[in-house]
RNA sequence: GGAGUCGGCCGGACAGUCGCGUCGUUCUUCGGAACGCCGAGGAAAGUCCGGGCUCCACAGGGCAAGGUGCCAGGUAACGCCUGGGCGGCGCGAGCCGACGGACAGUGCAACAGAGAGUAGACCGCCGAUGGCCUCGCAAGAGGAUCAGGCAAGGGUGAAAGGGUGCGGCAAGAGCGCACCGCGUGCGGGGACAACGCCGCACGGCACGGCAAACCCCACCUGGAGCAAGACCGAAUAGGGGAACGAUGGCGUGGCCCGCGCCGUUCCCGGGUUGGUUGCUUGAGUCAGGCGGCGACGUCUGGCCGAGAGGAAUGACUGUCACGCCGCAAGGCGCACAAGACCCGGCUUACAGGCCGACUCCAUAU
Numbered sequence: 001g002g003a004g005u006c007g008g009c010c011g012g013a014c015a016g017u018c019g020c021g022u023c024g025u026u027c028u029u030c031g032g033a034a035c036g037c038c039g040a041g042g043a044a045a046g047u048c049c050g051g052g053c054u055c056c057a058c059a060g061g062g063c064a065a066g067g068u069g070c071c072a073g074g075u076a077a078c079g080c081c082u083g084g085g086c087g088g089c090g091c092g093a094g095c096c097g098a099c100g101g102a103c104a105g106u107g108c109a110a111c112a113g114a115g116a117g118u119a120g121a122c123c124g125c126c127g128a129u130g131g132c133c134u135c136g137c138a139a140g141a142g143g144a145u146c147a148g149g150c151a152a153g154g155g156u157g158a159a160a161g162g163g164u165g166c167g168g169c170a171a172g173a174g175c176g177c178a179c180c181g182c183g184u185g186c187g188g189g190g191a192c193a194a195c196g197c198c199g200c201a202c203g204g205c206a207c208g209g210c211a212a213a214c215c216c217c218a219c220c221u222g223g224a225g226c227a228a229g230a231c232c233g234a235a236u237a238g239g240g241g242a243a244c245g246a247u248g249g250c251g252u253g254g255c256c257c258g259c260g261c262c263g264u265u266c267c268c269g270g271g272u273u274g275g276u277u278g279c280u281u282g283a284g285u286c287a288g289g290c291g292g293c294g295a296c297g298u299c300u301g302g303c304c305g306a307g308a309g310g311a312a313u314g315a316c317u318g319u320c321a322c323g324c325c326g327c328a329a330g331g332c333g334c335a336c337a338a339g340a341c342c343c344g345g346c347u348u349a350c351a352g353g354c355c356g357a358c359u360c361c362a363u364a365u
Stems, first nucleotide, its partner, number of pairs: 001361010012320007020039002023036005041336001045347002048345005053225004065221005070084005085099001086097004100216002105214002107210002122154002124150003129147002132143004162180006181205001182203007190195001229277004239268006248262005284303008322333004
């Protein structure tokens, strides 16, 4: 100097003018007005996970349904985070992985291909054996490849039953053997564990892949959500109860009894419009100390100003900053996007910029 990897942070500033909203104070002709404070984000987003809070349900267990799936730790909890193991990618810093089970069972594999599973023979190799042709008296030799043998080599495919070498054979092949690899079992020692290392024995290697296919195994999960819920509660209408009263009226019925409805006073609870609350100080954040590799925990000190009502937080001008263009004057641009009970995550969007750690290549000293 170039190319990259990881982590953290910012994401316009100031002034003026006009405007919007809650709240406070004052005024008011009760419609409102004036003044003052304050007024979104790193993702406020998607609403995908996990919790707090609230109401309902709930003895325990099972079925169903959904989810999670290497190990250890962190956390209120998680499908999140940290550290580690294993596998894959990268020269490397690093990155990615739903990473239990395919001898419990069922199923799937387009196209290509001979064959997609106790598989298969298109090209190919061979033709030992049986048959055929030629020669030969015969033994036998030669030829072609009909039957047949083979699975080395080629070819198809995402995937085709370990690798190298020697032997072996008609040609071949774990067919035999040596070494490497693999699997199973046992033992030793390391690690909390996942797992890895070493040694011995056995197996020619046998039961290919897919479980984000059904399924099996282990573990987890009650439902609804602040329009949750709680409190206060009119006017009018209606409900329940008690007392009183004409022993009345109306209805039913031919009539009586009976039954239902109608009055006044008092008490009770429910509850619509509405009002208040829930409501923002919280698993908060910043700095420092201590413990821990780390996520994080703990202690001390400091800091905190949307909380409305289906919903305000905006616009313009000037100066500066940043980027691009231009010799210059100057011009253009300045992202993604906005709360609605509150937190922890994940995912997705984002112009431009800053800081730190590290890797590789080239060069110079």